[in-house]
RNA sequence: ACCUUAUCGAGAGUGGUGGAGGGACUGGCCCUGUGAAACCACGGCAACCUACAUAAAUAAUCUUUAUGUGAAGGUGCCAAAUCCUGCAGAAAUAAUUCUGAGAGAUAAGGA
Repeated sequence: ACCUUAUCGAGAGUGGUGGAGGGACUGGCCCUGUGAAACCACGGCAACCUACAUAAAUAAUCUUUAUGUGAAGGUGCCAAAUCCUGCAGAAAUAAUUCUGAGAGAUAAGGA
């Protein structure tokens, strides 16, 4: 790099180093010398895996599913809806709105 499944309108930042970019890509629109990326320290958010409890299925204490609790461990994340958008469809004269897909991100599993 690839495949499968789930989720993506919620939430959460300060300091130091650094010194011009960043928001995946396109077109927009934004953020940024009142300091971008990146790295470091400390902090926080969330609850995918993990832990625990209850219920159901089951011959079964295995396993699976659902719900709840927690935050020690493995990840992730901490401007804006995944910032909007791209492809298809619906409504509308239109601006625009809505639905689905695609793309992307993250987790778990696979190869």
Notes: This is a predicted structure of a 111-nucleotide RNA (SAM riboswitch aptamer (S box leader)) from Defluviitoga tunisiensis. RNAcentral holds the sequence, with entries from Rfam and Ribocentre. The organism belongs to Defluviitoga, within Bacteria. Its mean pLDDT, the model's own confidence on a scale to 100, is 84. Rfam family: SAM riboswitch aptamer (S box leader). Gene Ontology term of the family: regulation of gene expression.